[in-house]
RNA sequence: GCAGUCGGCCGGGCGAUCGCGCCGCCUUCGGUCUUCCGCAGGCGUCGAGGAAGGUCCGGGCUCCGCAGGGCAGGAUGCUGGGUAACACCCAGGCCGGGUGACCGGUGGAAAGUGCCACAGAGACAGACCGCCUGGCAACCUGGGGUGCGCAUGCGAUCCCAGGGCCAAGGCAAGGGUGAAACGGUGCGGUAAGAGCGCACCAGCGUCCGGGUGACCGGGCGGCUGGGCAAACCCCAUCCGGAGCAAGACCAAGCAGGGGAGGAGUGGCCCGCUCGAUCUCCCCGGGUAGGUCGCUAGAGGCCGUCGGUAACGGCGGCUCGAGAGGGAUGAUCGCCCCUCGGCUGAAGAGCUGAGGACAGAACCCGGCCUACAGGCCGACUGCCGCC
RNA sequence: UGCGGGGUCGUCUAACGGCAGGACGCCUGGCUCUGGACCAGGAAGUUGGGGUUCGAAUCCCUGCCCCGCAGCCA
Numbered sequence: 001g002c003a004g005u006c007g008g009c010c011g012g013g014c015g016a017u018c019g020c021g022c023c024g025c026c027u028u029c030g031g032u033c034u035u036c037c038g039c040a041g042g043c044g045u046c047g048a049g050g051a052a053g054g055u056c057c058g059g060g061c062u063c064c065g066c067a068g069g070g071c072a073g074g075a076u077g078c079u080g081g082g083u084a085a086c087a088c089c090c091a092g093g094c095c096g097g098g099u100g101a102c103c104g105g106u107g108g109a110a111a112g113u114g115c116c117a118c119a120g121a122g123a124c125a126g127a128c129c130g131c132c133u134g135g136c137a138a139c140c141u142g143g144g145g146u147g148c149g150c151a152u153g154c155g156a157u158c159c160c161a162g163g164g165c166c167a168a169g170g171c172a173a174g175g176g177u178g179a180a181a182c183g184g185u186g187c188g189g190u191a192a193g194a195g196c197g198c199a200c201c202a203g204c205g206u207c208c209g210g211g212u213g214a215c216c217g218g219g220c221g222g223c224u225g226g227g228c229a230a231a232c233c234c235c236a237u238c239c240g241g242a243g244c245a246a247g248a249c250c251a252a253g254c255a256g257g258g259g260a261g262g263a264g265u266g267g268c269c270c271g272c273u274c275g276a277u278c279u280c281c282c283c284g285g286g287u288a289g290g291u292c293g294c295u296a297g298a299g300g301c302c303g304u305c306g307g308u309a310a311c312g313g314c315g316g317c318u319c320g321a322g323a324g325g326g327a328u329g330a331u332c333g334c335c336c337c338u339c340g341g342c343u344g345a346a347g348a349g350c351u352g353a354g355g356a357c358a359g360a361a362c363c364c365g366g367c368c369u370a371c372a373g374g375c376c377g378a379c380u381g382c383c384g385c386c
Numbered sequence: 387u388g389c390g391g392g393g394u395c396g397u398c399u400a401a402c403g404g405c406a407g408g409a410c411g412c413c414u415g416g417c418u419c420u421g422g423a424c425c426a427g428g429a430a431g432u433u434g435g436g437g438u439u440c441g442a443a444u445c446c447c448u449g450c451c452c453c454g455c456a457g458c459c460a
Stems, first nucleotide, its partner, number of pairs: 001382010012335007020047002023044005029038003049357001053368002056366005061243004068270004073239005078092005093106005107234002112232002114228003128175002130171004134166003139163007148155003183201006202224001204221007247292004257283003260279002262274003285459003299318008336355008387456007396410004404440001412428005433449005
């Protein structure tokens, strides 16, 4: 210099004018008026995000009497740790990919059940072609021996080799089918073959050593058991249900009547509590108001200590949206960034366009998704120069 | 705002994880003097992306879109 891999951060700045929301103070007017409420106005403070989003997980908080037992159901899934908790984070193991930085995957298929279309002999068992042995008095070809009839040669008989055939036997190496075919490669062995034997490799079991553990290293053994669990399932761990329209209080207004049923919010059972002056499931009626919950919290930053790290302990500093038809915007000027055009030898100047995704609604921790443009750090490979 | 349910030709609707089918509609041709009906043929689809699997409309993850429900008093 070029190409690349991870991680972190920002995501326009300043000023002016107008506008919006909450709160505080002040003023005018009104209400049963010094304090309370309403309307209008003025001044002042504060006023979105890294994802506020999707609502996919986990927790806080609130209520359901307790949140008790069992079944059902759901979630997670290599190991160890972190945490309030998690499907998150950190560190590590194994497998796969990459020259590498690094990236991706990850319980159990030897408990059982199920599925594996088409093709194929056979999909977890089998023999289509094939290889070998055997049989052929009722096949063919070639060669040889013996002996007879006869002129070369032909016929009969015996043996050998090859081919052909078979209601026989052995084999699973090779061919072929398929996404997948009964450990792989090589040597030996055999009638042909085969873990049948041996060497190496993969897998399994067992022993020894190391590690908290996943697992790793070594020895020995017999020879081998297809895939799918994001199929049922097994194992381990966790989960009671609902959600701020939770829930609490106040006010206004109406009309109760009937049905159903034990009820207490759970899918079921048990246990527990209460029991018709009940429940609020169905029909009908009224209302569409206010206050609280409501924002300072597992918060942020800095330092220090412990820890490889995630994170934790301690100390200091710091941060104040809270609506309810639901605010946080617009314009102008200067600057910044990106792209284009023009001028210029160049530094540079002038000019035009653009600056994303999106927007709180009880609050946090995560995940995932969207995003114009930009910055920083660590590391890898190749090339060049010193 | 919270909770729940669902996306298959233009419309309605099927499909044990194994060639996405049917009806109506549409197009072309035939029949008819013409149109309809009828006959023959055809086009057209699994909401986007990724994963599991030999194989996905179906199973898993993640987006997009649509629909439904709700408070208080007594």